[in-house]
RNA sequence: CUCAUCCAGAGGGGCAGAGGGACCGGCCCGACGAAGCCCCGGCAACCACGUGCGAUGACUCCACCGUUUUCGGUGCGAGGCCGCCGCCGCAGGUGCCAACUCCGGCCUGACCGCGCGUUCGCGGUCGGGAAAGAUGAG
Numbered sequence: 001c002u003c004a005u006c007c008a009g010a011g012g013g014g015c016a017g018a019g020g021g022a023c024c025g026g027c028c029c030g031a032c033g034a035a036g037c038c039c040c041g042g043c044a045a046c047c048a049c050g051u052g053c054g055a056u057g058a059c060u061c062c063a064c065c066g067u068u069u070u071c072g073g074u075g076c077g078a079g080g081c082c083g084c085c086g087c088c089g090c091a092g093g094u095g096c097c098a099a100c101u102c103c104g105g106c107c108u109g110a111c112c113g114c115g116c117g118u119u120c121g122c123g124g125u126c127g128g129g130a131a132a133g134a135u136g137a138g
Stems, first nucleotide, its partner, number of pairs: 001138006011040005019029003023105004041097003046093002049089002052087003056083002059079003062075005101132001106129010
């Protein structure tokens, strides 16, 4: 930089001792012990893996037709080494185990309220898209 995913899920102990939730605003968590480090446990299934299952493209074979040197076409015919896709399994490489990525931040739709410039502005609720961030793979 590119692509995919982000409303699900899963915590105990030891050391340590005041911070943490990326940033900003909010709102939270924290001496009933934050960050960090170690041990054990768990969640999930991105990648890897599998004499696994299914479907399918190339390909090979077969049948028929045309041509006949070669070859071309058709087939709800067969195969399944190779590729792709879906599913299942596993748990090796990562990741994760408060709150939807905790909520919002930029643009926008609907509705409600307020402000008398009502084709406008502000606020609220619900939604869509982006940005940013996180994780994986390349």
Predicted 3D model of a 138-nucleotide RNA (SAM riboswitch aptamer (S box leader)) from uncultured Jatrophihabitans sp. The coordinates come from a structure-prediction model, not an experiment, and the mean pLDDT is 82. Rfam family: SAM riboswitch aptamer (S box leader). Its family is annotated with regulation of gene expression in the Gene Ontology. Taxonomically the source falls in Jatrophihabitans (Bacteria, Actinomycetota, Actinomycetes, Jatrophihabitantales).